The part of an RNA shown here (small-subunit ribosomal RNA, 5' domain) has 547 nucleotides and comes from a metagenome. RNAcentral holds the full RNA, with entries from SILVA.
Context: one part of a larger RNA
RNA sequence: GAAUGAACGCUGGCGGCGUGCUUAACACAUGCAAGUCGAACGAGAACGCUUUAGCUUGCUAGGGCUAGUAAAGUGGCGCACGGGUGAGUAACGCGUGGGUAAUCUGUCUUCGAAUCGGGGAUAACAUUGCGAAAGCGAUGCUAAUACCGGAUAAAAUCGACAAGGCUUAGGCUUUGAUGAUCAAAGGUGGCCUCUCCAUGGAAGCUACUGUUUGAAGGUGAGCCCGCGUACCAUUAGCUAGUUGGUAGGGUAACGGCCUACCAAGGCGACGAUGGUUAGCUGGUCUGAGAGGAUGAUCAGCCACACUGGAACUGGAACACGGUCCAGACUCCUACGGGAGGCAGCAGUGAGGAAUUUUGCGCAAUGGGGGAAACCCUGACGCAGCAACGCCGCGUGAGUGAUGAAGGCCCUCGGGUCGUAAAGCUCUGUCAAGUGGGAAGAACCUAUCGAUAUUGAAUACAUAUUGAUAUUGACGGUACCACAAGAGGAAGCACCGGCUAACUCCGUGCCAGCAGCCGCGGUAAUACGGGGGGUGCAAGCGUUAUUC
Numbered sequence: 001g002a003a004u005g006a007a008c009g010c011u012g013g014c015g016g017c018g019u020g021c022u023u024a025a026c027a028c029a030u031g032c033a034a035g036u037c038g039a040a041c042g043a044g045a046a047c048g049c050u051u052u053a054g055c056u057u058g059c060u061a062g063g064g065c066u067a068g069u070a071a072a073g074u075g076g077c078g079c080a081c082g083g084g085u086g087a088g089u090a091a092c093g094c095g096u097g098g099g100u101a102a103u104c105u106g107u108c109u110u111c112g113a114a115u116c117g118g119g120g121a122u123a124a125c126a127u128u129g130c131g132a133a134a135g136c137g138a139u140g141c142u143a144a145u146a147c148c149g150g151a152u153a154a155a156a157u158c159g160a161c162a163a164g165g166c167u168u169a170g171g172c173u174u175u176g177a178u179g180a181u182c183a184a185a186g187g188u189g190g191c192c193u194c195u196c197c198a199u200g201g202a203a204g205c206u207a208c209u210g211u212u213u214g215a216a217g218g219u220g221a222g223c224c225c226g227c228g229u230a231c232c233a234u235u236a237g238c239u240a241g242u243u244g245g246u247a248g249g250g251u252a253a254c255g256g257c258c259u260a261c262c263a264a265g266g267c268g269a270c271g272a273u274g275g276u277u278a279g280c281u282g283g284u285c286u287g288a289g290a291g292g293a294u295g296a297u298c299a300g301c302c303a304c305a306c307u308g309g310a311a312c313u314g315g316a317a318c319a320c321g322g323u324c325c326a327g328a329c330u331c332c333u334a335c336g337g338g339a340g341g342c343a344g345c346a347g348u349g350a351g352g353a354a355u356u357u358u359g360c361g362c363a364a365u366g367g368g369g370g371a372a373a374c375c376c377u378g379a380c381g382c383a384g385c386a387a388c389g390c391c392g393c394g395u396g397a398g399u400g401a402u403g404a405a406g407g408c409c410c411u412c413g414g415g416u417c418g419u420a421a422a423g424c425u426c427u428g429u430c431a432a433g434u435g436g437g438a439a440g441a442a443c444c445u446a447u448c449g450a451u452a453u454u455g456a457a458u459a460c461a462u463a464u465u466g467a468u469a470u471u472g473a474c475g476g477u478a479c480c481a482c483a484a485g486a487g488g489a490a491g492c493a494c495c496g497g498c499u500a501a502c503u504c505c506g507u508g509c510c511a512g513c514a515g516c517c518g519c520g521g522u523a524a525u526a527c528g529g530g531g532g533g534u535g536c537a538a539g540c541g542u543u544a545u546u547c
Base pairs, nucleotide, nucleotide: 001547002546003545004544006543007542008541009540010539013393014392015391016390017389018388019386020385021351026349027348028347030346031345032344035077036076037075040074041073048065049064050063051062052061053060054059055058084304085303086302093229094228095227096226097225098224099223100222103221104220108217109216110215111214112213113212114211115210116150118148119147125140126139127138128137129136130135156181157180158179159178161176162175163174164173165172166171186209187208188207189206190205191204195202196201197200230276231275232274237267238266239265242264243263244262245261246260247259248258249257279301280300281299282298283294284293285292286291306327307326308325309324310323329340330339331338332337357383359382360381361380365379366377367376368375369374396426397425398424399423406417407416408415409414430488433482434481435480436479440474445469446468447467448466449465450464451463452462453461491536492535493534494533495532496517497516498515502531503530504529505528506527512519513518
């Protein structure tokens, strides 16, 4: 000199864009942060309004609307994303480059093949038992795209066979014929051409969507390897599933991953083992560079979710707002037993030099569910607080010498603050006031048309397209215009040398200053104050840390 997620002191006008628990991975009151689908399924209220009947005139009973709505239940998809934190980890964790002839991949895209025919339950519900509660049962009823058999098997998988190709080998691969194994679920709209009852339906037809099973792709992941990745040798030896083999098990998959047997190996001064510290990277800061320091915000990867362990479900978890076990802690209890997990967003206590609102909205972007409308979304978009940082603007401009008054200094002549002020002439940024006022919105959807496709169809549906309608948290915000009026807006540090900037008074080795050198003991440009000056400026200094 530059820098910071900074803090402290004094001071403080406005705006834009960012940033904001670095400490206790300490403990947490309260609210919210993951739901959705009635076009999978059975069932289904109430308040309220209205009406009918009875009478005790404000009650009872019933019907309709509310409404096939709300809440609950079965089932599907999602909850493995998004969000947080950095405790652990010196490691294939990360970075980079490869490999997988050793692998998986829900949803999605493209291309196929199917979607036949049966069965038994169970929740909800009703009745009821135990319990303070959390909750746990018993009996009975019922549905499905829930569950379980059967049939079929193009393709797929596996086995043996034949022929060919590739490979050092293990093995890989193509073709042919053959055997075995494995599947499903329906829903919604429309129609009456054909059949039946008789004007509307059933079967049926048809469109869309789903379901099952394949191939290819895409996306996402698992695993393996080369190289790189902190300090200590005042850590020198470490290792029995240890190193390798055979066989088996296990996994989506290779492998001591696991087991049995066999061999005795394997690692190490090119630093094993042990210890300390630490998430890694893109980057960030600094520097001419080489390098050094660092890893907040943003982005990629990893790890964790009160502590330790375990599996279940699932395409994917060994799962932050799931389950089970153990532990510590907190809470409830009828003492028998139960409930909980903010390192999500706000917020509280504690710790600390120190870090924000228990705000608004799903309008935009993105995500989950749904055919859609729509619902959910503390992701996100915004607003609030904080000079915490960067950037921009303002605190007025011109003129004005009796060089006013006043302060300070003085050699008493004067000098200086100083064109500074006053005065005169203007301007109107910002703030405050009044009025106007955006972009961010386009989809989707609905209604009415047009065209095309499908189809038996002028139906339905789908696609394209036209018109109209609807949607803004921020926010009456940005921005614009108008009127008034210099009014509301300057401080902080320093002035001995380094280092830009000097005098007076007070003090008298005292009080004090100080980054280094050093000042102060009666003329202190170094202490304290005044005047003056210098430097930065809504900031200025100090402290801490890095180069």
Its mean pLDDT, the model's own confidence on a scale to 100, is 84.